[in-house]
């Protein structure tokens, strides 16, 4: 330097251009003699960043950052 993939909650991840979401794990309470298991309910998100499309972007385009992996190229 070129190419693809990712990037959304504390973790892994879904998510068809119109309500942001699931498991797990947090927190309160309830169950227990206490602890786990279990039951309720609850917090936590500028969807990497910045721009453009469109009544309306996590999504659709461009640019950028980051992180993986092929490639070239140099010693």
């Nucleotide at each position: 330097a070129g190419g693809c993939a990712c990037g959304u909650a504390g973790c892994u991840c879904a998510g068809u251009g119109g309500g942001a979401g699931a498991g797990c794990g947090c927190u309160a309470c309830c169950c227990c003699g206490a602890c786990a298991c279990g039951g309720u309910a609850g917090a936590a998100g500028u969807c990497g960043u910045u721009g453009g499309u469109u009544c309306a972007a996590g999504u659709c385009c461009a640019a950028u950052c980051g992180u993986g992996c092929c490639u070239a190229c140099c010693a």
A computed fold for a 75-nucleotide RNA from Candidatus Magnetoglobus multicellularis str. Araruama, annotated as transfer RNA. Rfam family: tRNA. The family's RNA type in Rfam is transfer RNA. The RNAcentral record of the sequence draws on ENA.